RNAcentral holds the full RNA, with entries from ENA and SILVA. The part of an RNA shown here (small-subunit ribosomal RNA, 3' major domain) has 472 nucleotides and comes from an uncultured marine bacterium.
Context: one part of a larger RNA
RNA sequence: UGACGGGGGCCCGCACAAGCGGUGGAGCAUGUGGUUUAAUUCGAUGAUACGCGAGGAACCUUACCAGGGCUUAAAUGCAACAUGAAAGAUUGGGAAACCAAUUUAUAGUUACGUGUUGCAAGGUGCUGCAUGGUUGUCGUCAGCUCGUGCCGUGAGGUGUCGGGAUAAGUCCCAUAACGAGCGCAACCCUCGUCCUUAGUUGCCAGCGAGUAAUGUCGGGGACUCUAAGGAGACUGCCAGCGUAAGCUGAGAGGAAGGUGGGGAUGACGUCAAAUCAUCACGGCCCUUAUGUCCUGGGCUACACACGUGCUACAAUGGUCAAUACAAUGGGAUGCCAUCUAGUGAUAGAGAGCUAAUCUCAAAAGUUGAUCUCAGUUCGGAUUGAAGUCUGCAACUCGACUUCAUGAAGCUGGAAUCGCUAGUAAUCGGAAAUCAGCAACGUUCCGGUGAAUACGUUCCCGGGCCUUGUACU
Numbered sequence: 001u002g003a004c005g006g007g008g009g010c011c012c013g014c015a016c017a018a019g020c021g022g023u024g025g026a027g028c029a030u031g032u033g034g035u036u037u038a039a040u041u042c043g044a045u046g047a048u049a050c051g052c053g054a055g056g057a058a059c060c061u062u063a064c065c066a067g068g069g070c071u072u073a074a075a076u077g078c079a080a081c082a083u084g085a086a087a088g089a090u091u092g093g094g095a096a097a098c099c100a101a102u103u104u105a106u107a108g109u110u111a112c113g114u115g116u117u118g119c120a121a122g123g124u125g126c127u128g129c130a131u132g133g134u135u136g137u138c139g140u141c142a143g144c145u146c147g148u149g150c151c152g153u154g155a156g157g158u159g160u161c162g163g164g165a166u167a168a169g170u171c172c173c174a175u176a177a178c179g180a181g182c183g184c185a186a187c188c189c190u191c192g193u194c195c196u197u198a199g200u201u202g203c204c205a206g207c208g209a210g211u212a213a214u215g216u217c218g219g220g221g222a223c224u225c226u227a228a229g230g231a232g233a234c235u236g237c238c239a240g241c242g243u244a245a246g247c248u249g250a251g252a253g254g255a256a257g258g259u260g261g262g263g264a265u266g267a268c269g270u271c272a273a274a275u276c277a278u279c280a281c282g283g284c285c286c287u288u289a290u291g292u293c294c295u296g297g298g299c300u301a302c303a304c305a306c307g308u309g310c311u312a313c314a315a316u317g318g319u320c321a322a323u324a325c326a327a328u329g330g331g332a333u334g335c336c337a338u339c340u341a342g343u344g345a346u347a348g349a350g351a352g353c354u355a356a357u358c359u360c361a362a363a364a365g366u367u368g369a370u371c372u373c374a375g376u377u378c379g380g381a382u383u384g385a386a387g388u389c390u391g392c393a394a395c396u397c398g399a400c401u402u403c404a405u406g407a408a409g410c411u412g413g414a415a416u417c418g419c420u421a422g423u424a425a426u427c428g429g430a431a432a433u434c435a436g437c438a439a440c441g442u443u444c445c446g447g448u449g450a451a452u453a454c455g456u457u458c459c460c461g462g463g464c465c466u467u468g469u470a471c472u
Base pairs, nucleotide, nucleotide: 002471003469004468005467007466008465009464010463011462012461013460015456016455019419020418021417022416023415026311027310028309029308030307031306032305033304034302035301042053043052064297065296066295067294068293069292070291076120077119078118079117080116081115082114083113084112088103089102090101091100092099093098122286123285125284126283127282131280132279133275134274135273136271138269143182144181145180146179147178148177149158150157151156162173163172164171165170188263189262190261191260193231194230195229196228197227198226199225203220204219207218208217209216234257237251238249239248240247241246300438313412317371318370319369320368321367322366323365329360330359331358334353335352338349339348340347341346378409383404384403385402386401387400388399389398425448426447427446428445429444430443431442
């Protein structure tokens, strides 16, 4: 100087407390450990691994295993030589890859293709403790430093400490310090209000036309909306407190008030943190194989253990019928209105849409009926049968439908997690990936919409000052 302390002081954070809802018990889904296996490919392992890489494992993917092939090889370039049906088609063998045989017009020997030889290959093989790049975490915490000066023999200190205030090393005052940089904040995007401009595919107040009905038509730019530009918030004004910074106020005005809400943005560094399997790259290793092609299998196994979720255990509910209201997105190998067939998944016909035009397309809610507390009209696992769809192909191993079956489960021990407002809880919707789908996942979107915070003694993490130390 740091680090540490079951030392002290001050301060902060869903850290505790106050609340609401979960997890831990059940069934299932999914990941991991373990075990098994020919193989169950590899990586990730306290917080910071475990619905993680994987935003799609039937084949492919695929890296693993078994078996069958190839050896300049799957690709590209150069040089030399050879060759003109090599490519294609047919036949045979084969699980395929591949191998063998037969056959084919014209033209050029430059090119083109093929073969051979040589030179360059290839490796998801090892090392993340050789590395780049990228990422997690402390932490969006308020810190981390420098120049000159001053102090100290020196390591170093000062500045950055002290007194106030702040979300903040943010600001004020004081001051052997005076300044500066990276961070903070602001500048960026978005939501909330208003104005201007512009009205098509969007809108429809007034006027007119028309219909069983509908902005359907003429028309209109008012309104909604769309999308470009501006305005607006600064403790600016008022009152009180204060030297000031600033704080307080159910103050005024305002759509919004003291960082307005959300996002992007992550300082010096820490963990030899993660990744050689995105990619790149040093070194090492393999070269008739650790390369490469193919078929089938495996990654989906199952005494068990853990994580993350979904569905429930019911009446604030289940079932049936009727009925209302979104936003974000996607759509031509596509989205599919409408009609027909089917109980249905779907199928057949068929309009529109390259989309503010057509389409995918809501649920909780509301109204009525029924069930009456029961392992039930709760719950839906499991199993049987029959089907639909995708796809060369659903046996291992897809999703969905119908009928039947109707398991556990009556609110969950010790313990433990999330959340402070349009949040939690709850309800549905969309998209990426994608032939299909194991999505109950992920990332977004809107609908309904709470409770509680006395406070900082305690638990956890962090910041500043100080003190002790046999550690650095």
Its mean pLDDT, the model's own confidence on a scale to 100, is 82. It matches the Rfam family "Bacterial small subunit ribosomal RNA".